[in-house]
RNA sequence: AGAGUUUGAUCCUGGCUCAGGACGAACGCUCGCGGCGUGCCUAAUGAAUGUGAGUCGAACGAGAACCGGCCGGCUUCUUCGGAAAUCGGCCGGGGAGAGUGGCGAACGAGUGAGUAACACGUGGGCAACGUGCCCCGGAGACAGGGAUAACGGCGGGAAACUGCUGCUAAUACCUGAUAUGCUCGCAGGAUGUCAUGUCUUUGCGAGGAAAGGACCUCCGCUCCGGGAUCGGCCCGCGGACCAUUAGUUAGUUGGUGGGGUAACGGCCUACCAAGACUGCGAUGGUUAGCCGGCCUGAGAGGGUGACCGGCCACACUGGGACUGAGACAUGGUCCAGACUCCUACGGGAGUUAGCAACAGGAAAUCUUGCACAAUGAGCGCAAGCCCGAUGCAGCGACGCCGCGUGGGUGAUGAAGGCCUUACGGGUCGUAAAGCCCUGUCAGGAGGGACGAAUGCCCGGCAAUCUGUCGGGAGCGACGGUACCUCCAAAGGAAGCCCCGGCUAACUACGUGCCAGCAGCCGCGGUAAAACGUAGGGGGCGAGCGUUGUCCGGAAUUAUUGGGCGUAAAGAGCGCGUAGGCGGCAUAGUAAGUGGCAGGUGAAAUCCCGAGGCUCAACCUCGGAACUGCUUGCCAAACUGCUAAGCUAGAGUGCGGGAGAGGAGAGCGGAAUUCCUGGUGUAGCGGUGAAAUGCAUAGAUAUCAGGAGGAACACCCGUGGCGAAGGCUGCUCUCUGGAACGUUACUGACGCUGAGGCGCGAAAGCUAGGGGAGCGAACGGGAUUAGAUACCCCGGUAGUCCUAGCCGUAAACGAUGGUCACUAGGUGUUGGGGGCAUCGACCCCCCCAGUGCUGCUAUGUUAACGCGCUAAGUGACCCGCCUGGGGAGUACGACCGCAAGGUUGAAACUCAAAGGAAUUGACGGGGGCCCGCACAAGCGGUGGAGCAUGUGGGUCAAUAUGAUGCAACGCGUAGAACCUUACCAGGGCUAGACAACAGAUGACCGUCAGGGAAACCUGUACUUCCUGGGCAACCAGGCAUCUGGCUUCAGGUGGUGCAUGGCUGUCGUCAGCUCGUGUCGUGAGAUGUUGGGUUAAGUCCCGCAACGAGCGCAACCCCCAUCAGAUGUUGCCAUCGGGUAAUGCCGGGCACUCUUCUGAAACUGCCGGAGUAAUCCGGAGGAAGGCGGGGACGACGUCAAGUCUGCAUGCCCCUUACGUCCUGGGCUGCACACGUGCUACAAUGGCCGGUACAAAGGGUUGCCAAACCGCGAGGUGGAGCCAAUCCCAUAAAACCGGUCCCAGUUCGGAUCGGAUGUCUGCAACUCGACUCCGUGAAGGUGGAAUCGCUAGUAAUCGUGGAUCAGCAACGCCACGGUGAAUACGUUCCCGGGCCUUGUACACACCGCCCGUCAAGUCACGAAAGCUGGCAGCGCCCGAAGCCGGUGUUGGAACCCUUCGGGGACCUAGCUGUCGAAGGUGAGGCCAGUGAUUGGGACUAAGUCGUAACAAGGUA
Repeated sequence: AGAGUUUGAUCCUGGCUCAGGACGAACGCUCGCGGCGUGCCUAAUGAAUGUGAGUCGAACGAGAACCGGCCGGCUUCUUCGGAAAUCGGCCGGGGAGAGUGGCGAACGAGUGAGUAACACGUGGGCAACGUGCCCCGGAGACAGGGAUAACGGCGGGAAACUGCUGCUAAUACCUGAUAUGCUCGCAGGAUGUCAUGUCUUUGCGAGGAAAGGACCUCCGCUCCGGGAUCGGCCCGCGGACCAUUAGUUAGUUGGUGGGGUAACGGCCUACCAAGACUGCGAUGGUUAGCCGGCCUGAGAGGGUGACCGGCCACACUGGGACUGAGACAUGGUCCAGACUCCUACGGGAGUUAGCAACAGGAAAUCUUGCACAAUGAGCGCAAGCCCGAUGCAGCGACGCCGCGUGGGUGAUGAAGGCCUUACGGGUCGUAAAGCCCUGUCAGGAGGGACGAAUGCCCGGCAAUCUGUCGGGAGCGACGGUACCUCCAAAGGAAGCCCCGGCUAACUACGUGCCAGCAGCCGCGGUAAAACGUAGGGGGCGAGCGUUGUCCGGAAUUAUUGGGCGUAAAGAGCGCGUAGGCGGCAUAGUAAGUGGCAGGUGAAAUCCCGAGGCUCAACCUCGGAACUGCUUGCCAAACUGCUAAGCUAGAGUGCGGGAGAGGAGAGCGGAAUUCCUGGUGUAGCGGUGAAAUGCAUAGAUAUCAGGAGGAACACCCGUGGCGAAGGCUGCUCUCUGGAACGUUACUGACGCUGAGGCGCGAAAGCUAGGGGAGCGAACGGGAUUAGAUACCCCGGUAGUCCUAGCCGUAAACGAUGGUCACUAGGUGUUGGGGGCAUCGACCCCCCCAGUGCUGCUAUGUUAACGCGCUAAGUGACCCGCCUGGGGAGUACGACCGCAAGGUUGAAACUCAAAGGAAUUGACGGGGGCCCGCACAAGCGGUGGAGCAUGUGGGUCAAUAUGAUGCAACGCGUAGAACCUUACCAGGGCUAGACAACAGAUGACCGUCAGGGAAACCUGUACUUCCUGGGCAACCAGGCAUCUGGCUUCAGGUGGUGCAUGGCUGUCGUCAGCUCGUGUCGUGAGAUGUUGGGUUAAGUCCCGCAACGAGCGCAACCCCCAUCAGAUGUUGCCAUCGGGUAAUGCCGGGCACUCUUCUGAAACUGCCGGAGUAAUCCGGAGGAAGGCGGGGACGACGUCAAGUCUGCAUGCCCCUUACGUCCUGGGCUGCACACGUGCUACAAUGGCCGGUACAAAGGGUUGCCAAACCGCGAGGUGGAGCCAAUCCCAUAAAACCGGUCCCAGUUCGGAUCGGAUGUCUGCAACUCGACUCCGUGAAGGUGGAAUCGCUAGUAAUCGUGGAUCAGCAACGCCACGGUGAAUACGUUCCCGGGCCUUGUACACACCGCCCGUCAAGUCACGAAAGCUGGCAGCGCCCGAAGCCGGUGUUGGAACCCUUCGGGGACCUAGCUGUCGAAGGUGAGGCCAGUGAUUGGGACUAAGUCGUAACAAGGUA
């Protein structure tokens, strides 16, 4: 620091996702040790048990156990003295437990419910306050008194508890005295920081204190003043969300009097006034303890508030006060409520959010531990006591940190696992074993702490110090722990996740869109590096992953640091309030601003530097920092404020002009329609074509007259005006604004503008008019599969006017307003000026408006584009945006008569949705150009019969592949057996075939038996070849048999979507690319486009391109001309011989021909056009512009075809999916299609005669002559391994004859006959051919469709491959005869180039919309139902404070005649307030609800075709 993901690719916008860090975590798998931390985030739910606050006997009375003493009684013993035990009483010691009293219990510890608040943070204020214990200073403690608890006695009650009575003490309580001070009142003085104040000599009056204990030092008590500490109150500023919460408030805001408090204050009360808060967000709602800090981040920020620390709040819920220095009090009290427990039913007790523990909740959070040794709190003079604070230990990998699980050596690279292409190997892997070492941790044994200093005792010094020094005894929970030493032993100690990309790490097997994975993109449909397992590898490591949450990345809320023409985003437009911002110059001020200094910013944390635990985590010390707030001083540039100015901004005046600016009134002509009349007659109208409609009752057309409404042709203009919407005939009246010129006036008066107010097209609404034309709805006619549309004929609202609503538009320049700055060129409108003129022009300049252009400099933009009318550069203000869908929807609110508008979500869902541009493809877009593409022609197919292939159906099987063009006379250039892959049946299992080992010399064959055959059984006959060697024998070959733990063989079984090779097709179309350069952010473009030309990207010219490659063409083959060579088997001109005839023979090689080698054609020459390429014409020539034909097929497309030609990966079968055999099938037939043959006839059929080819084939062959047969053929055997012989008569043609238009002398299917032929082991299924007979359909073929442009079509025959034969009419090849037509490119099809649009890219056989149907999910509405919250009115009114009263009760003080009275206090009663409760009407929120509404999503449902191309009606 970035990365993945929208596309075919690109750039941008934009969301989603990932890599990082963190955690009080949880879950899964795993786990050796230690240190330091940390541990109910949920139910502020409930609650067993124990414990968490006591202490002081030096405040007080009383006092159990126990000990001692004395006296007495009794028992036992007795040395009779007494002793022992025991009981009772008294005295002393002792001090349990309880009580009075004091201090503490308001701290410490917990929790986060409530609280949006002066609760918290920070900085201030109190001249408006309090403060026990502590410290300092001053003064004092005098004289008295009366009670009461404990306790005793008598009672009540189940208990808790309590009543009466009797006694008693105090540092408990009371009275009086004293009063430096203090408090209050009155009267003075001084002083002060606004004041209420403060100080002081005062003066007078009134009021108020005390406690003792211990005694050697001491500890207490009272009053006053001060300090310290801790608190209380007030204020500035700061930190949550919702405006779909906009108004709130009655003690409310202020004042006066009074009350209350420690203290100010509406804190409370009476009266008076009517205020107070609020868009800088009141009120309401929701959420939340706040902070230091913590996490993250570069920072700014964002999130958070566990542990530690500060503050606040709370203690079952609500309310209240008491005591006290302090509480409205967690382990106090009172009341009400809820719940739990006890109960004798009368009544009581309790509340763990202290520490443990339990239940419950939950994904989830610990021991009912030890100790007060240390630190600290309380009490105490102290010893000391007490403390679940705390110190420790325990549990949990919950976190951080540290350590270990060994080190070295060791290659037969062991075994084993996994992989494997050539089985060789590779890898785990120095890993293991083995050998040599070490000893951390754990284990055993021994030693063994620091933390301890105070305090106490003794002594010294000192004393204003609870001081200091020395000595002594004693004190440790942790803990026999840390630590140290020794012993033994590699011995006890490794897992988890991942391996498609992001992201580091790959193979095998299994699975087969299944099972599963997944953070995003996405994997899985038979070869998965993505699932599962294994091997291997990567990462981290006592942990590793997952989940959740937060920050980051995210500049994705943008202050730092974003945007708004088209991606989301400028309000439809204006006026204007608040607010924000604001010209030139001067003076002052000092709020902002800057500087310096003071205070504060607690500690801890973070950072830096040191130090202590062996290191680290952790801890300690020092520093820095804490970016903040506050105070003082200084500065005065800038902003603000104040004062007084200026004129450049803004405005006013004056002048002459422009304009569809607005409102009202009036006027005008053309046209449409209607009415009346005339002329006139059969149609008019309308459309793609029609029809509906109108018209003989006279239309349309035409003429004249009239009526009425609406709109204003030409002028008219990227002209004008207006803020926008918008405004167009002419005239008048009223009226707004702008520009120009002038520079007289004002003197910053300005810009923008949240709310607010106004204007605002069309449609629509209300009321009343009006209504010609047009025309939603509606009716009819067409179109169509349908046509609720497009087209046509009608036609109502409406369109028009008046008044009033509505308030929206693609209200668009999709571009807010204002100001300033930044080349030009060229139009146009208005005004002015200059030059010039008599004048108008022309021309030039300035201002204002409105257009175009623009590689101008730049600039800017994602690109397109913008470009002085900015989308450039800046300033100010406003509005708006933050992924797509849901949705501009729902709910709420406001507006509206309604329609509806404004404001405006969420659940849920998707991994995109988008913008611009690029390359293609496509278009019922355009342009140019080709092709037998159409057209022009000729002949066919489609109809018939037959052949053949296919589909379908049939079958035991009809094997299989090929399926638009580009499958279908195709693989098959030959299915009776074979072929053969299919079916039935019969056999074989190392196999029909190959390798290996062994055996044998056979085997085969002949014969016999069985069998359908394969094969089986038997018998006899035969006894292999080659080489070496005399031979035995050896080696090799051949053949047969045997062997299966030697390896196998075989498969036309699957996969052509795993492949090679080959092939088809676009297409013999002219294209497809590259290097370098240039342009572009980029995909890409350029080149290859353009102008010509060509069959051609063929060539030329031009050009930011210059070159090159694969294609085209040429080079190769055949044909056409010539030449040279060659001369048999070919040829025969000349010469000779010969025949009935023939190159038959001699001879020759001239010609033809064969074979080989060359030549020739290149737009070379001429004319014309053209810059050129080239085109047109001509000459010559066998051939002329590519001479004709062939071979040759660019980059690529179709997952095109072929695993059944062959090869081949993987999978599958292995007594069968292999192999052998017999028979059958592939030939089977209601049908349908393709390709052909033969025909339908006279350009013909038949008969007879006669002529002319080319190219092939032939020894398992072609087969002559001759003979036989009507014929197929047979007999025969000559010749030929072929320029020699044979197949082999070519046929059409030509000559002659016949038929005479007919189902025929056409046509030949079909069927019958043959003791017909041929091939073959065999022609039944199922061959071909021959002869005789039979003589079907068919009379030129509907829609539709095919081939062909010249030696072509058409027509005629010939040959060959395969092959025993043949279903061949097929295929391949050969020659003979031999046409017609092409105006032309509008149209159909295919193709090439350029261009345009696109929402397509699997590319139009594309994409895609809506209803309906099905399933799932979330949401809205809904008669209602249920619950919660807060408030309001009224009722009731506990406890309690306060007020009144105080009959009851009362020791202290006073008076007293001692009986009592008074004062004071009090129970009770009563009043205000007052919690809970009740009641009533509403509000808000939530849940639920028959039914209902739309929405989202969901491989293959229905109907249509709306959109994307001119998407077929833009």
This is a predicted structure of a 1514-nucleotide RNA (small-subunit ribosomal RNA) from a metagenome. It matches the Rfam family "Bacterial small subunit ribosomal RNA". Rfam links the family to the GO terms ribosome and structural constituent of ribosome.